[in-house]
Molecule: transfer RNA
Organism: Candidatus Kaiserbacteria bacterium
RNA sequence: GCUUGGGUAGCUCAGUUGGUAGAGCGCUUCGCUGAAGCCGAAGAGGUCCCCGGUUCGAUCCCGGGUCCAAGCACAA
Numbered sequence: 001g002c003u004u005g006g007g008u009a010g011c012u013c014a015g016u017u018g019g020u021a022g023a024g025c026g027c028u029u030c031g032c033u034g035a036a037g038c039c040g041a042a043g044a045g046g047u048c049c050c051c052g053g054u055u056c057g058a059u060c061c062c063g064g065g066u067c068c069a070a071g072c073a074c075a076a
Base pairs, nucleotide, nucleotide: 001072002071003070004069005068006067007066010025011024012023013022019056027043028042029041030040031039049065050064051063052062053061
C1' cells in the first nucleotide's frame, strides 16, 4: 500500500428487507439477613466511531475519513 472483517450501555456482545435499540455481567434503591453473600423486585445508564449524501424517516443504504484485527504485497 491492497483486501476482508469489526467500532452499538461501564465490560462482553445481539439486533433490525429503513420506522425513536436490547441481553448477560456490572452499578443504584428496596426486600430478605444479626451483618454479608445468594435470591427476589424496581431503576439508572446510549449523539448506535466521525463527516457528508439518499429518504418523510438512517444504527441499518451510498461516498469519504478514522481506529482495531486478520490476510496479502513491497522495502529494509